[in-house]
RNA sequence: UACUGAAAAGGGCAAACCCGUCGAAAGACGGGGACGCAAAGUCACCGGUUUAAAAGGCUUAGGCCUCAUGACAGCGGGACUGCCAGG
Numbered sequence: 001u002a003c004u005g006a007a008a009a010g011g012g013c014a015a016a017c018c019c020g021u022c023g024a025a026a027g028a029c030g031g032g033g034a035c036g037c038a039a040a041g042u043c044a045c046c047g048g049u050u051u052a053a054a055a056g057g058c059u060u061a062g063g064c065c066u067c068a069u070g071a072c073a074g075c076g077g078g079a080c081u082g083c084c085a086g087g
Base pairs, nucleotide, nucleotide: 003086004085005084012037013036017032018031019030020029021028022027035074041080042079043078045077046076047075048072049071050070055066056065057064058063
């Protein structure tokens, strides 16, 4: 140091759901809660997914369509960093 995670130690994170706050929404944050996770730590670079406020278009109207500059790192890939043990 590549690689590996059977066992061990100390631990860590926290899905769904509920409550509160923010947000147009997707979703995020805080509290509770644990389905899971050895990077479920960080980064939207590539693909993907998701929302569509503003903008543009259509429509008599109600409304509809397009679009990320919003979001997801617990969808896959990639980059960077890291605990313990084996090696």

The prediction has a mean pLDDT of 90. This is a predicted structure of an 87-nucleotide RNA (c-di-GMP-I riboswitch aptamer) from Aromatoleum toluclasticum ATCC 700605. It matches the Rfam family "c-di-GMP-I riboswitch aptamer". Rfam describes the family as follows. GEMM was predicted in a large-scale screen for bacterial structured RNA regulatory elements. The model forms 95% of the base pairs in the Rfam consensus.